[in-house]
Molecule: c-di-GMP-I riboswitch aptamer
Organism: Paenibacillus flagellatus
């Protein structure tokens, strides 16, 4: 130095729930709280994977208007898809404290 990770040492982070706030949502911030974590440190269009889908476009149930050569316009619950929105405590990349076997 590298691999590795101990009832070692100094310490560190902080799940869920609850309270307040932001967001359409996923989720995030703060408080409280500790399930756990040897990277639970950092990195998310420019690795993979997952989550959400407000707006917009598409389709359709249904409704409205028009039409003495007849098929057009409007509204539209719901549905599936879509992110450069979100997750790194999913894998991954980068960096790092200590030093037993």
């Nucleotide at each position: 130095u590298c691999c590795c990770g101990a009832u070692a040492a100094c310490g560190g982070c902080a799940a869920a729930a609850c309270c307040g706030g932001c967001g359409a949502a996923a989720g995030c911030c703060g408080g409280c709280g500790a399930c756990g974590c040897a990277a639970a440190g950092c990195u998310a269009c420019a690795g993979g994977g997952g989550c959400u889908a407000a707006a917009g476009a598409c389709u359709u149930a249904g409704g409205g208007c028009g039409a003495u050569c007849c098929g057009g316009c409007c509204c539209g619950a719901a549905g599936a898809a879509c992110a450069a929105g979100c997750c790194a405590g999913c894998c991954a990349g980068c960096u790092g404290c200590c030093g037993a076997a």